[in-house]
This is a predicted structure of a 457-nucleotide part of an RNA (small-subunit ribosomal RNA, 3' major domain) from Candidatus Karelsulcia muelleri.
The coordinates come from a structure-prediction model, not an experiment, and the mean pLDDT is 80.
The RNAcentral record of the full RNA draws on ENA and SILVA.
Rfam family: Bacterial small subunit ribosomal RNA. Rfam links the family to the GO terms ribosome and structural constituent of ribosome.

Context: one part of a larger RNA
RNA sequence: UGACGGGGGCCCGCACAAUCGGUGGAGUACGUGGUUUAAUUCGAUGAUAAGCGAAGAACCUUACCAAGACUUAAAUGUAUUACGAAUAAACUAGAAAUAGUUUAGUCUCGUAGUACAAGGUGCUGCAUGGUUGUCGUCAGCUCGUGCCGUGAGGUGUAAGGUUAAGUCCUUUAACGAGCGCAACCCUCAUUAUUAGUUACCAGGGAACUCUAAUAAAACUGCCAGCGUAAGCUGAGAGGAAGGUGGGGAUGACGUCAAAUCAUCACGGCCCUGACGUCUUGGGCCACACACGUACUACAAUGGUCGGAACAAAGAGCAGCAAAUGGGUAACCAUAAGCAAAUCUCAAAAACCGAUCUCAGUUCGGAUUGGAGUCUGCAACUCGACUCUAUGAAGCUGGAAUCGCUAGUAAUCGCGUAUCAGCCAUGACGCGGUGAAUACGUUCUCGGGCCUUGUACA
Numbered sequence: 001u002g003a004c005g006g007g008g009g010c011c012c013g014c015a016c017a018a019u020c021g022g023u024g025g026a027g028u029a030c031g032u033g034g035u036u037u038a039a040u041u042c043g044a045u046g047a048u049a050a051g052c053g054a055a056g057a058a059c060c061u062u063a064c065c066a067a068g069a070c071u072u073a074a075a076u077g078u079a080u081u082a083c084g085a086a087u088a089a090a091c092u093a094g095a096a097a098u099a100g101u102u103u104a105g106u107c108u109c110g111u112a113g114u115a116c117a118a119g120g121u122g123c124u125g126c127a128u129g130g131u132u133g134u135c136g137u138c139a140g141c142u143c144g145u146g147c148c149g150u151g152a153g154g155u156g157u158a159a160g161g162u163u164a165a166g167u168c169c170u171u172u173a174a175c176g177a178g179c180g181c182a183a184c185c186c187u188c189a190u191u192a193u194u195a196g197u198u199a200c201c202a203g204g205g206a207a208c209u210c211u212a213a214u215a216a217a218a219c220u221g222c223c224a225g226c227g228u229a230a231g232c233u234g235a236g237a238g239g240a241a242g243g244u245g246g247g248g249a250u251g252a253c254g255u256c257a258a259a260u261c262a263u264c265a266c267g268g269c270c271c272u273g274a275c276g277u278c279u280u281g282g283g284c285c286a287c288a289c290a291c292g293u294a295c296u297a298c299a300a301u302g303g304u305c306g307g308a309a310c311a312a313a314g315a316g317c318a319g320c321a322a323a324u325g326g327g328u329a330a331c332c333a334u335a336a337g338c339a340a341a342u343c344u345c346a347a348a349a350a351c352c353g354a355u356c357u358c359a360g361u362u363c364g365g366a367u368u369g370g371a372g373u374c375u376g377c378a379a380c381u382c383g384a385c386u387c388u389a390u391g392a393a394g395c396u397g398g399a400a401u402c403g404c405u406a407g408u409a410a411u412c413g414c415g416u417a418u419c420a421g422c423c424a425u426g427a428c429g430c431g432g433u434g435a436a437u438a439c440g441u442u443c444u445c446g447g448g449c450c451u452u453g454u455a456c457a
Base pairs, nucleotide, nucleotide: 001457002456003454004453005452007451008450009449010448011447012446013445015441016440020403021402022401023400026296027295028294029293030292031291032290033289034287035286042053043052064282065281066280067279068278069277070276076117077116078115079114080113081112082111083110084109087104088103089102090101091100092099093098119271120270122269123268124267128265129264130260131259132258133256135254140179141178142177143176144175145174146155147154148153158171159170160169161168185248186247187246188245190216191215192214193213194212195211196210200205219242222236223234224233225232226231298397302356303355304354305353306352307351314345315344316343319338320337323334324333325332326331363394368389369388370387371386372385373384374383410433411432412431413430414429415428416427
């Protein structure tokens, strides 16, 4: 100087407390461990792995396994030598890759050899770049000159206040400065101006809704009290908004030899008739079990049936598809409109009425039988959806444990990426309805500053 303490002081955070809802029990989905396997490809492993890389594993993907093939090869180029085919169609063998035969075809090019450049999702993230997680959006981390100390170093950065903040103020051997904080950026809430098409709108029109560009507006600015000041208090005034107005982007010096050589790049090592490349089939989907994350429930604040409202944000031409007809339905047929503020996808809970009356039920929907629809060369391993039949566990969950302070929790649907289809109950967004509670900082966890002890570095 740090680190540590079941030392002390001060302070903060959904850290505790208060509240609401969950997880842990059931079924299923997904991920992981383990086991199994020819293979179940690889990576991620407390917090900071485990609905993670993967924003889509039937083939492909695919890296794994089995079998069959190729060897300058998949791609591209140069030089040279030899041959004459390339290409298309049909047939034969084959699982295919591929090989062979016949016909057409005629110098565009192909095949073979040689030479040179390859290829590797093989190893090392403890050789690395780049990128990322975490402490943590915590308030810290440093420098120049000066001063103090033999020196390591200290001071500044401390003390007293104050703040979300090393934020600011007062004092002070310090005076200044940098990276962080804050502000500048985006968005939401208000108003004005401008512009009105596809929007508003009966028409007229530019008022309203809205769209999208530019401005204004909030600064403790004003008032009162307290205070040297910074600032604090006030259901104060005015205001759409009040003290950081809400949300986002933004992550200091560093920590964990943290993660990634499988995004990519790259040093070294290794393979080269294979650890390279092509193809078919299988596997990544196995299943005594254990863990994690979710979904659906156990019902009456509910289930079923009928009626009838109200969004936002997105997407659309190999697409979204209105409408009509067929089908119980998934869907099919015909087909208007729309490269879209124009057309389409397109709401649910809520509300109104009827019924069920506390049951393993008209709760719950797993599982399984049958019949179908769609995508796609192809749904056996291994797709989704529909109808019908079946109707499992489950009656609110032990120890323990998680999230959340307001348009939040809870609850209800909608959209998108990936994508032929989809194992999406995931991820990322969007709006609808819309709470309760916070006395407080003794305790638990994490963090910041000061101080003290130390057989630690």